[in-house]
RNA sequence: GCCGAAAUAGUUCAGUGGUAGAACGUUUGCGUGGUAAGCAAGCAACACAAGUUCGAUUCUUGUUUUUGGCU
Numbered sequence: 001g002c003c004g005a006a007a008u009a010g011u012u013c014a015g016u017g018g019u020a021g022a023a024c025g026u027u028u029g030c031g032u033g034g035u036a037a038g039c040a041a042g043c044a045a046c047a048c049a050a051g052u053u054c055g056a057u058u059c060u061u062g063u064u065u066u067u068g069g070c071u
Stems, first nucleotide, its partner, number of pairs: 001070007010024004018054001026042005047063005
């Protein structure tokens, strides 16, 4: 230099146009003589910018970052 892939919660991952979810973790409470387990409830996220669309995490383009291959 060329051709691809990925970016969603603190972490690991779902979600192929109409409400953003799970597990672990975290906070509070219950619980216990006290911890832990367990139970209940809560907090927390779509990399950035534009376009298409009535409506975009999702489709298109570009940028950034990470990663694979070729040279």
Molecule: transfer RNA
Organism: Minisyncoccota bacterium